Predicted 3D model of RNase P RNA and transfer RNA as a complex of 475 nucleotides. It holds a member of the Rfam family "Bacterial RNase P class A". About the family: Ribonuclease P (RNase P) is a ubiquitous endoribonuclease, found in archaea, bacteria and eukarya as well as chloroplasts and mitochondria. Rfam classes the family as a ribozyme. Its family is annotated with ribonuclease P activity, tRNA processing and dimeric ribonuclease P complex in the Gene Ontology.
RNA sequence: GCGGAGGGAGAUGAGGUCGCGGGCGGGUGCCAACAGGUACGCCGCUCGAGGAAAGUCCGGGCUCCACAGGGCGCGACGCCGGGUAACGCCCGGGCGCCGCGAGGCGACGGAAAGUGCCACAGAGAGCAGACCGCCGAUGGCGGACCCGGCCGCUGGCCGGCCGCACAGGCAAGGGUGAAAGGGUGGGGUAAGAGCCCACCGCGCUCCUGGAGACAGGGGCGGCACGGCAAACCCCGUCGGGAGCAAGGCCAAGCAGGAGCGAGUGGUGGCCCGCCACGUUCGAGCUCCGGGUAGGCCGCUGGAGGCGCCGGGCAACCGGCGUCGUAGACAGAUGACCUCACGGCUGGCGAUCUUUCGCGAUCGCGCGGCCGGUACAGAACCCGGCUUACCUCCCUCCGCGUUG
RNA sequence: GCCACCGUAGCUCAGCGGUAGAGCACUCGAUUCGUAAUCGAGCGGUCGUCGGUUCAAUUCCGACCGGUGGCU
Numbered sequence: 001g002c003g004g005a006g007g008g009a010g011a012u013g014a015g016g017u018c019g020c021g022g023g024c025g026g027g028u029g030c031c032a033a034c035a036g037g038u039a040c041g042c043c044g045c046u047c048g049a050g051g052a053a054a055g056u057c058c059g060g061g062c063u064c065c066a067c068a069g070g071g072c073g074c075g076a077c078g079c080c081g082g083g084u085a086a087c088g089c090c091c092g093g094g095c096g097c098c099g100c101g102a103g104g105c106g107a108c109g110g111a112a113a114g115u116g117c118c119a120c121a122g123a124g125a126g127c128a129g130a131c132c133g134c135c136g137a138u139g140g141c142g143g144a145c146c147c148g149g150c151c152g153c154u155g156g157c158c159g160g161c162c163g164c165a166c167a168g169g170c171a172a173g174g175g176u177g178a179a180a181g182g183g184u185g186g187g188g189u190a191a192g193a194g195c196c197c198a199c200c201g202c203g204c205u206c207c208u209g210g211a212g213a214c215a216g217g218g219g220c221g222g223c224a225c226g227g228c229a230a231a232c233c234c235c236g237u238c239g240g241g242a243g244c245a246a247g248g249c250c251a252a253g254c255a256g257g258a259g260c261g262a263g264u265g266g267u268g269g270c271c272c273g274c275c276a277c278g279u280u281c282g283a284g285c286u287c288c289g290g291g292u293a294g295g296c297c298g299c300u301g302g303a304g305g306c307g308c309c310g311g312g313c314a315a316c317c318g319g320c321g322u323c324g325u326a327g328a329c330a331g332a333u334g335a336c337c338u339c340a341c342g343g344c345u346g347g348c349g350a351u352c353u354u355u356c357g358c359g360a361u362c363g364c365g366c367g368g369c370c371g372g373u374a375c376a377g378a379a380c381c382c383g384g385c386u387u388a389c390c391u392c393c394c395u396c397c398g399c400g401u402u403g
Numbered sequence: 404g405c406c407a408c409c410g411u412a413g414c415u416c417a418g419c420g421g422u423a424g425a426g427c428a429c430u431c432g433a434u435u436c437g438u439a440a441u442c443g444a445g446c447g448g449u450c451g452u453c454g455g456u457u458c459a460a461u462u463c464c465g466a467c468c469g470g471u472g473g474c475u
Base pairs, nucleotide, nucleotide: 001399002398003397004396005395006394007393008392009391010390012340013339014338015337016336017335018334020048021047022046023045024044025043026042027040028039029038030037031036050375054386055385057384058383059382060381061380062243063242064241065240069272070271071270072269074239075238076237077236078235079093080092081091082090083089094108095106096105097104098103109234110233114232115231116228117227118226131174132173133170134169135168138167139166140164141163142162143161146160147159148158149157150156151155182200183199184198185197186196187195201223202221203220204219205218206217207216208215209214247297248296249295250294256288257287258286259285260284263277264276265275266274304323305322306321307320308319309318310317311316341371342370343369344368345367346366347364348363349362350361351360352359404474405473406472407471408470409469410468413427414426415425416424421458429445430444431443432442433441451467452466453465454464455463
């Protein structure tokens, strides 16, 4: 100098003016015989957003419905071990990929259970195929320069030889494609080919190490087995549904009518079961009509924060001590000014360097200008994930350069 | 606050693994004395954005952005 990992702080502080929500006290009004209750454009004191309060993507608590039951379906998850209330989260490990490295990333079960898809191009796309190409050993057709043999010898026959590429052989090379039925090298062959061999890959099996994922090694197999499961699916694990507008209590108010009707609701996938209501006294549904638009609880102390000690590699767990006021219901935490503070710029001074133009670093009880904050904002509560975002600090590590 | 759904041409919608269409609108031409209607041709897409799976993504998966509806 360039990077990697982890952690932390602040999301402003001080003063002033005005304002908002909660609590407590006072004051005032009303009710009440008193005790007391209740209301508030009033006064005082006090408290009043976040690391993500966000997205609502997962998991739980809590509440109601059976103290949540059975089957099918559906959904989610998916290497191994651990943590946890639980998780799709976290920690440690394995394997794969990326990086020189510190390190980073990974929806990472099964494709020899079945089904499906693989467009276009290409000869052939799944128990494949032969367009160009290679060969033509063997068979076929043709030739007669050369060699050999034979005969009845200006010639003929046979074999070698040469040619064609007809029968055929091949899949090495070219070409198509995302993908072409193991790869590299050697042998082999007419040319070739796991046809044969070595190594690598793959499969089966055995041994060793490990808790396991897995790793290492030996033997056998000549390759049989392409890709896709964020396609259906199979295997394993988990999941009953709804959500604080859950749910409970009080008060106020009203008016019923018509139709359907034996089932309906809990149950918002279906069936069974259970419970409740109902089938003459009519549950429930649809339509028309009427009333209300209030209060209280749930509500904030909880798997809580911090410190120390102990266990554990860690996530985390245990013990002890200590701290501790947001709680609205059209929904509060805001606005302005001054300073601190930060940035830019100018001036002055010091040091270093000097190519004499300057440049670099530091300081100032000097000036000017700008900003004084980004993302955002509780609404039942927690654990996570994801996304948004300004500034600063600390620790450890890697690579390179210089001394 | 909680829950569900939807973003494809200027507008309304199809398409749901193989390089995207229909109707209306717009432009040009034909027809008409002219306009409309009608007929023919044409123009027009980051498939809301960013990642991932796949040979290949509008389509499958995830995260964001925007919109619509329901629940007292």
Its mean pLDDT, the model's own confidence on a scale to 100, is 76.